[in-house]
Molecule: RNase P RNA; transfer RNA
Organism: Dehalococcoidia bacterium
RNA sequence: CAAGUAGACUGGGUGACCGCUCGCCUUAGGCGGGAGGAAAGUCCGAGCUCCACCGGGCAGGAUGCUGGGUAAUGCCCAGGAGGGGUGACCCUACGGAAAGUGCCACAGAAACAUACCGCCCUUCCAAGGAAGGGUAAGGGUGAAAUGGUGAGGUAAGAGCUCACCAGCGGCUGGGUGACCAGUCGGCUGGGUAAACCCCAUCUGGAGCAAGACCGAAUAGAGGGACUUAAGGACGCCCGGCCUGUCCCCGGGUUGGUCGCUUGACCCUGAUGGUAACAUUAGGGCUAGAUAGAUGGUCACCACUCCGACUCUAGUUGGAGUACAGAACUCGGCUUACAGGUUUACUUGACCU
RNA sequence: GCCCCUGUAGCUCAGGUGGAUAGAGCACCAGCCUCCGGAGCUGGGUGCGAGCGUUCGAGUCGCUCCAGGGGCG
Numbered sequence: 001c002a003a004g005u006a007g008a009c010u011g012g013g014u015g016a017c018c019g020c021u022c023g024c025c026u027u028a029g030g031c032g033g034g035a036g037g038a039a040a041g042u043c044c045g046a047g048c049u050c051c052a053c054c055g056g057g058c059a060g061g062a063u064g065c066u067g068g069g070u071a072a073u074g075c076c077c078a079g080g081a082g083g084g085g086u087g088a089c090c091c092u093a094c095g096g097a098a099a100g101u102g103c104c105a106c107a108g109a110a111a112c113a114u115a116c117c118g119c120c121c122u123u124c125c126a127a128g129g130a131a132g133g134g135u136a137a138g139g140g141u142g143a144a145a146u147g148g149u150g151a152g153g154u155a156a157g158a159g160c161u162c163a164c165c166a167g168c169g170g171c172u173g174g175g176u177g178a179c180c181a182g183u184c185g186g187c188u189g190g191g192u193a194a195a196c197c198c199c200a201u202c203u204g205g206a207g208c209a210a211g212a213c214c215g216a217a218u219a220g221a222g223g224g225a226c227u228u229a230a231g232g233a234c235g236c237c238c239g240g241c242c243u244g245u246c247c248c249c250g251g252g253u254u255g256g257u258c259g260c261u262u263g264a265c266c267c268u269g270a271u272g273g274u275a276a277c278a279u280u281a282g283g284g285c286u287a288g289a290u291a292g293a294u295g296g297u298c299a300c301c302a303c304u305c306c307g308a309c310u311c312u313a314g315u316u317g318g319a320g321u322a323c324a325g326a327a328c329u330c331g332g333c334u335u336a337c338a339g340g341u342u343u344a345c346u347u348g349a350c351c352u
Numbered sequence: 353g354c355c356c357c358u359g360u361a362g363c364u365c366a367g368g369u370g371g372a373u374a375g376a377g378c379a380c381c382a383g384c385c386u387c388c389g390g391a392g393c394u395g396g397g398u399g400c401g402a403g404c405g406u407u408c409g410a411g412u413c414g415c416u417c418c419a420g421g422g423g424c425g
Base pairs, nucleotide, nucleotide: 001348002347003346004345005344006343007342008341009340010339012301013300014299015298016297017296018295020034021033022032023031024030025029036323040334041333043332044331045330046329047328048207049206050205051204053240054239055238056237057236058235060203061202062201063200064199065079066078067077068076069075080094081092082091083090084089095198096197100196101195102192103191104190116139117138118135119134120133121132122131123130124129147165148164149163150162151161152160166188168185169184170183171182172181173180174179211258212257213256214255220249222248223247224246225245226244230243231242232241265284266283267282268281269280270279271278272277302321303320304319305318306317307316308315309314353424354423355422356421357420358419359418362378363377364376365375371408380396381395382394383393384392401417402416403415404414405413
């Protein structure tokens, strides 16, 4: 210098004038605050609220290597195994096929089993071939076909034997664990669970338009079922417990206040931890609307692009500045994003 | 805010890992027939909303995104 990998921050700023909204006050006014890293998608988890409730079981749903973190999670961190990359690094819906049931089309002889071609031996023979026996090393088909490669051996072959490797099992050692290393052993049909299923763990339902209160108004001479019944937190069963329950038809209010922002909150330091994070000390208060505020104008600056002057510093004109807007609040994931700043590491070339 | 459905040829619709052949009707093009046209007959094309993944194989299974529509409130 070029090409990469993994992160972090920002994503317009300053001033003046006018306007909108919230809070406080000494109330013609003054002071202070006023969209995001994703506010988005609504994919997850919770806090909170209501359904009087509690326990057990089934069904349904979700996750899936190990350990740790967290309020919790399908999230985060650190490891393991497999795979990709020269490398920094990246990817994985990563438990079980020996509990069982399915599926593997077409091709091929054969896909829970098998001999089409071929090779070898014996017999017959018209020398084209036929019959019997042995074989799964070679060829063909296929995504996959009696573990793979090499040597020996054999009538020809085969773990038949040996060496190395893969798989399976035993033993020893290391590790919290997933697993790893060494050694021994007979020689060994597969794949698929984002197929049904088995195993382990978790799991009530609705949601702030939840819900609580105030005010106001109206129409109940309404109908029906049931006291061994009915109702009581998607569905089913059992047990306890509580209560007058449920269904249908019709009418009124569509107003106001709360919930509504102090939080598993943010910043800085210290300690512990590889880290995620935890504990602790100090500091801070940062929108709360309700047809839905957070804006408009002017000037200067920042960044990018296209020119002109200048020829070294620079001066000047024009255009543009991404994705996009809170609605109870958080922790994540996923998606969108013009430009700018920056940290660590890898590879290549050159110089010293 | 919550819940659900749809996307297949130019149009209207079937199909649904048991499988490699993607279909039906109408429309369009060409040929035959006829003096010409219509009708009829024969033949033909275009493609599973997009991307990634599982699998030997995806229109179908899973995840993410895009477009359109509906219900509760």